[in-house]
Predicted 3D model of a 1499-nucleotide RNA (small-subunit ribosomal RNA) from a metagenome. Its Rfam family is "Bacterial small subunit ribosomal RNA". Its family is annotated with structural constituent of ribosome and ribosome in the Gene Ontology. RNAcentral holds the sequence, with entries from SILVA.
RNA sequence: AGAGUUUGAUUCUGGCUCAGAAUGAACGCUGGCGGCGUGCUUAACACAUGCAAGUCGAACGUGAAAGUCCGAAAGGAUGAGUAAAGUGGCGAACGGGUGAGUAACGCGUAGAAAUCUGCCCUUCAGUGAAGAAUACCUUCGAGAAAUCGGAGUUAAUACUGCAUAAGCCAUUGAAAAAUGGGAAAGAUGGCCUAAUCGCUAUCGCUGAGGGAUGAGUCUGCGUACUAUUAGCUAGUUGGUGGGGUAAAGGCCUACCAAGGCGAAGAUGGUUAGCCGGCCUGAGAGGGUGUACGGCCACAUUGGGACUGAGAUACGGCCCAGACUCCUACGGGAGGCAGCAGUGGGGAAUAUUGCACAAUGGGCGCAAGCCUGAUGCAGCGACGCCGCGUGGAGGAUGAAGGUUUUCGGAUUGUAAACUCCUGUUAAGUGGGAAGAAAGGGUAGCAUCUAAUACAUGCUAUGAAUGACGGUACCACUAGAGAAAGCACCGGCAAACUUCGUGCCAGCAGCCGCGGUAAUACGAAGGGUGCAAGCGUUAUUCGGAGUUGCUGGGCGUAAAGAGCGCGUAGGCGGCCUUUUAAGUCAAUUGUUAAAUCUCUCGGCUCAACCGGGAACAGGCAAGUGAUACUGGAAGGCUAGAGGAUAAGAGAGGGAAGCGGAAUUCUCGGAGUAGCGGUAAAAUGCGUAGAUCUCGAGAGGAACACCGGAGGCGAAGGCGGCUUCCUAGCUUAUAUCUGACGCUAAAGUGCGAAAGCGUGGGGAGCAAACAGGAUUAGAUACCCUGGUAGUCCACGCUGUAAACGAUGAUCACUAGAUAUGGGUUUUGCAUAGCAGAAUCUGUGUCGAAGCUAACGCGUUAAGUGAUCCGCCUGGGGAGUACGGUCGCAAGAUUAAAACUCAAAGAAAUUGACGGGGGUCCGCACAAGCGGUGGAACAUGUGGUUUAAUUCGACAAUACGCUAGGAACCUUACCUAGGCUUGACAUGUAAGUGCCAUCGGUAGAAAUAUCGAGUUCCGUAGUAAUACGGACGUUUACACAGGUGCUGCAUGGCUGUCGUCAGCUCGUGUCGUGAGAUGUUGGGUUAAGUCCUUUAACGAGCGCAACCCUUGCUGCCAGUUGCUAUCUGAAUAGGAGGCACUCUGGUGGGACUGCCUGGGAAACCAGGAGGAAGGUGGGGAUGACGUCAAGUCCGCAUGGCCCUUAUGCCUAGGGCUACACACGUGUUACAAUGGCGCGUACAGAGGGGCGCAAAGCCGCGAGGUGAAGCAAAUCCCAGAAAACGCGUCUAAGUUCAGAUUGAAGUCUGCAAUUCGACUUCAUGAAGUUGAAAUCGCUAGUAAUCGCAUAUCAGAACGAUGCGGUGAAUACGUUCCCGGACCUUGUACACACCGCCCGUCACACCACGAAAGCCGUCUGCACCCGAAAUUAUUUUAGCUAACCUGUAAGGGAGGCGGGUAAUGAAGGUGAAGAGGGUGAUUGGGGUGAAGUCGUAACAAGGUA
Repeated sequence: AGAGUUUGAUUCUGGCUCAGAAUGAACGCUGGCGGCGUGCUUAACACAUGCAAGUCGAACGUGAAAGUCCGAAAGGAUGAGUAAAGUGGCGAACGGGUGAGUAACGCGUAGAAAUCUGCCCUUCAGUGAAGAAUACCUUCGAGAAAUCGGAGUUAAUACUGCAUAAGCCAUUGAAAAAUGGGAAAGAUGGCCUAAUCGCUAUCGCUGAGGGAUGAGUCUGCGUACUAUUAGCUAGUUGGUGGGGUAAAGGCCUACCAAGGCGAAGAUGGUUAGCCGGCCUGAGAGGGUGUACGGCCACAUUGGGACUGAGAUACGGCCCAGACUCCUACGGGAGGCAGCAGUGGGGAAUAUUGCACAAUGGGCGCAAGCCUGAUGCAGCGACGCCGCGUGGAGGAUGAAGGUUUUCGGAUUGUAAACUCCUGUUAAGUGGGAAGAAAGGGUAGCAUCUAAUACAUGCUAUGAAUGACGGUACCACUAGAGAAAGCACCGGCAAACUUCGUGCCAGCAGCCGCGGUAAUACGAAGGGUGCAAGCGUUAUUCGGAGUUGCUGGGCGUAAAGAGCGCGUAGGCGGCCUUUUAAGUCAAUUGUUAAAUCUCUCGGCUCAACCGGGAACAGGCAAGUGAUACUGGAAGGCUAGAGGAUAAGAGAGGGAAGCGGAAUUCUCGGAGUAGCGGUAAAAUGCGUAGAUCUCGAGAGGAACACCGGAGGCGAAGGCGGCUUCCUAGCUUAUAUCUGACGCUAAAGUGCGAAAGCGUGGGGAGCAAACAGGAUUAGAUACCCUGGUAGUCCACGCUGUAAACGAUGAUCACUAGAUAUGGGUUUUGCAUAGCAGAAUCUGUGUCGAAGCUAACGCGUUAAGUGAUCCGCCUGGGGAGUACGGUCGCAAGAUUAAAACUCAAAGAAAUUGACGGGGGUCCGCACAAGCGGUGGAACAUGUGGUUUAAUUCGACAAUACGCUAGGAACCUUACCUAGGCUUGACAUGUAAGUGCCAUCGGUAGAAAUAUCGAGUUCCGUAGUAAUACGGACGUUUACACAGGUGCUGCAUGGCUGUCGUCAGCUCGUGUCGUGAGAUGUUGGGUUAAGUCCUUUAACGAGCGCAACCCUUGCUGCCAGUUGCUAUCUGAAUAGGAGGCACUCUGGUGGGACUGCCUGGGAAACCAGGAGGAAGGUGGGGAUGACGUCAAGUCCGCAUGGCCCUUAUGCCUAGGGCUACACACGUGUUACAAUGGCGCGUACAGAGGGGCGCAAAGCCGCGAGGUGAAGCAAAUCCCAGAAAACGCGUCUAAGUUCAGAUUGAAGUCUGCAAUUCGACUUCAUGAAGUUGAAAUCGCUAGUAAUCGCAUAUCAGAACGAUGCGGUGAAUACGUUCCCGGACCUUGUACACACCGCCCGUCACACCACGAAAGCCGUCUGCACCCGAAAUUAUUUUAGCUAACCUGUAAGGGAGGCGGGUAAUGAAGGUGAAGAGGGUGAUUGGGGUGAAGUCGUAACAAGGUA
């Protein structure tokens, strides 16, 4: 710091997603050790059990027992004034927990005044003298219990008077002061004493002042979301009097006034403890509030007070509610949000531990006691930090695994092995610091009468450790006990094999998987992190994607339809003043901890400690005065007024006008009119249309008229008059900043629509009819009602658009036009200029913009203010509110869903867009196909099999240039298994082949015959070696099995169309463009010219073959002008001619005329040939996943006694039918018969075969000749001549069938060709539709060849005869170039919309139903407090009284007020549910149409 993802590609806009850090986490897999932290985020749900607040005998009165001892026993002593309970004091308001409530002076920060403060410190003063009770206890009683009651006894630092008292309080007062009021408690030690008393020290107690600490109160500022919450408030706001409080205050009360709060958001609703901090971030910010620290609130829910220095009290009290427990049913008890722990909830969170040793707290003089605070330990990888799981050497690069191109590569120095080390864990032994105070003893000093006490200092010895079997150290043995998790398509580091086959599965986004998956699963290998690793959740970041830093609004989301104008915001020049903003230094504060820097302590680190810095902020006083603000005064450049001119469809009202349409009346007139692409509906003989005249009525205003004018916008058009608004110019006369913008508000506001009343000619939604159509609820036609018009109201919206808010200033020009003013020239009613002001357009510099484009009328550069936007859909919708008569308008969400939606431009493709051009593309012609029969191919059907492939053009007489067997791949049957064929190894063997017999359909099996060759050694038998063949075994062969969508090669097609590209340069942010476009021309991107292009390549053309003319060379087998010959036979001669086959020439727009800039075109001459002479070969970049794995080659997969191989027979030849390609015909331009003539190109040795003879013929026989310019196939046919047939199913046509034959071949039945005789179907020129052909072509005629034993109507070639037509490019088809539109890019066979049907999902409405909450009114009214009242009852202290008693006061009771819970009522708010219903979204290849995108076929 960025990356992926919209597209064929590009730039932009814009969302989604990823990489980072973090967490009180959870889940999955795995798990060695230690340190430091941390651990119910959910049910403020319910809680068993134990513990968490006691202490003091130096405040007080009582006061055991066990045990021990003495005693015979009784009893006594001790235990012990101990335990224990009680009175009393202090504490229990701290510490600990939790975050429910609270949007608040609750918290934070900075301040303030009207307060209190136990214990503590300090100062002053005091502590006198009395009294009456009571708990405990004893006894009696009630009760199940909790507990309570009566009687009696007793103490205090408990309680009550009294005394005294100040600088305290109150009153008076200016002050001085005066008057009045008001307190206490003792204990212990020492001395002394018989004892009390007294003195003294310490601890207490009382009053007053001060301090410290803590607490209460008030104020400024800050502190979540919501306006689909806009008005709230009666103690409410203020005052006065009174009350109340520690204290100001409506805190309470009486009276008076009518205020107070609110768009700078009151009131209401929802959510939430706040902060220091923590996480993230470059920062600004955003998120968060666990642990630690500060504050607040709460303690089962609600209410209340008491006590006290302090509470409205977590482990206190009272009342009410819910719940739980006990009960003898009468009544009682309880509150873990303390520490552990239990249940429950939940994805999820620990031990019913040890200790008061330390730190701290309470009480106490102290010892000490208490302390779930705290210190420790336990559990959990929950987090952070540290350590380890070994180190060095070690190549035959072992084995095994994986892979392989079979060579190897990799795992991999990894292991083994050798030598070491010894962290951690284990064991043994040692062993700190946390613990020195206090207390004891001794001494000294101070205090004191004191050697008490107390305090301080010194010395001294003893004690105190939960953790703890601690940390740490040493030793022992021993590599021994210790590595996993995720990922490997891109983002994003890391790749192969196998399995699977759109299945199983993966996935954060894009997306993988349909038989060769680096994406699924596994393995090997690799990458990353590591005692952890991944996943999930959440936060910030990236995201400049809410933009203060730091965004936008012409077309991507976004300028309100337009004015006026309130608040608010902003505001010209000069002077003076002020000092609010602003700036400066200073002071105070911003707790500690944290963060940062630095130093130090644990071996390091985490962690801990010391110091420094930071702490934006707030406050206080002091100073400065440029700018902003406030105050005062002035100015004229902004703004406005005045005067004089000017233009205009600006607005409103009234009146007037002519043309046209329609209607009515009258005349004239006759059969049609009207309408359309064509028609019909309609009108018309009852007289239309047409035409003339007259009249009625409504609406709109031709020409002028314009890119023109006016208006804020909507909008405004005949003429005249009246009323009225704005604008411009000139003068520079007046005012003196009066200005700009504009939430809220208010007004205007097209068309359609609504209401009331008019009006209604034309036009015309709805509607009707006619057409069109598959349908046509449309487009077209004929009619036609609302409406359109007027008046008065309403509605308030439009693509209300310049898709561009208003105002001001600045920043090149050119040109056109509207309205002024000034001015120059001239041929002066005028024309042509110049300057200037103000409108409206076009083009353009700089600049801006993603681009398109904008460009002084900015989308440029700045300023001010307002409105609006934040992915697409859902949706401008639902609900709620406001407005409206309604229609509806306005304001305006969410659930859910997608990874895009979008803008501009680019290249293509496409268009029922345009332009230019070409082609047997159409047209003009000729001949066919489609109808018949047959041949052949295909589909279909059939079959055991009918082998396979090819399917628009570009499959279908195609692969196949030739299926009787073979071919052959198919079927049936019989056989073989290293195989029919290849190579290698090993072993055996000398056969095998061949011939004959038997069986068999054959393959084959079996029998017999059958002594392989070479070399060496040896006399030989034979042995060894080699070759050859064969048998066996193993490797392997074999496959026309699959995949042409894994491939090579080859081929078809667009298309022999003229195109397809590159280098450099230039333009563009870029994809790309330019070149290759334009103007001409061509068959051609052929050439010329122009030109930011200049060149080049593959194509075109040419070079090649053939054909047409010709020179030269050559002359047999060819030829024959010459001689011989009857002769075209033969012979002689010759190479002139023909011909053959070599090599040359020839044609190049070269020449002429015309046109043209040129290229070139038109015509002509010459020439055998003329404008690429004719024909062929030659096929650019690419397209169609086109065809072919069955030609061949080949990856992968599959079969291996079979999907291989051999054999026989069958099939590929089937046959209701459909299609393609052909042949033969339908006849007289013909058939038949007879006669006669002329080719070219081929082929021939397992061959072509002559003559002759035989056969009607196919053919047979025969054999000459010929490896061919020699011989043969081989008679060319149409043509021509003569004759016949005479319009008919024929003397046409020949299918079919019968019979007899010929040939080939092992074989002709399935299933060949041909011959002869006989038979003689259909068919009389072919519907819709469709094919070929532009000249030696079509048509027509025959000939030859390949394949081949035989078998062409096919194919490939060859020659003979030999036409017609082309005006032309409107149309059909195909193609090329330019341009245009596009929502297409799988590219129009594209894309895409809506209803309906089905499934699922979320949401709205809904008769209602259910519970929750809130305020209001009323009822009831607990505890309690206050006030008041009563003395019926009870009553120690004080007063009175000798006493009895009485009084005061208190308790109690009554009343009133307030008052929680509860009840009733009418409302409101939000929530859940709901038959049915509404639209929305998403789904596989459903249904119907085709609305949009091209002129999308009606823009």